[in-house]
RNA sequence: AAGUAACACUCUGGAGAGUACCAUUUAGCCAGAAUGGUCGCCGAAGGUGUACGGGGUAUUUACCCCAAUCUCUCAGGCAAAAGGACAGGGAUAAA
Numbered sequence: 001a002a003g004u005a006a007c008a009c010u011c012u013g014g015a016g017a018g019u020a021c022c023a024u025u026u027a028g029c030c031a032g033a034a035u036g037g038u039c040g041c042c043g044a045a046g047g048u049g050u051a052c053g054g055g056g057u058a059u060u061u062a063c064c065c066c067a068a069u070c071u072c073u074c075a076g077g078c079a080a081a082a083g084g085a086c087a088g089g090g091a092u093a094a095a
Stems, first nucleotide, its partner, number of pairs: 009090005018039001020038007040078003046074001047072001049070001053065003
């Protein structure tokens, strides 16, 4: 100096499960929303736990590190909207 990949940015796609019941507020009424309570569910924001393997140790045990779409459902969610792991596309600059 050039190029490539990732992160960030942007566009697109993106599942599951009660529009549950009661009370209060917004409000004079209905719907919606919020808060609190009662059960029932979901897993794909985030988070918990966990293997092979590794560390120290001569070795073993114990301890520590260690992944997930597995697991727990703490959080979040259960019409639409929003969110959404993940996937594909885009172009820019730096290390």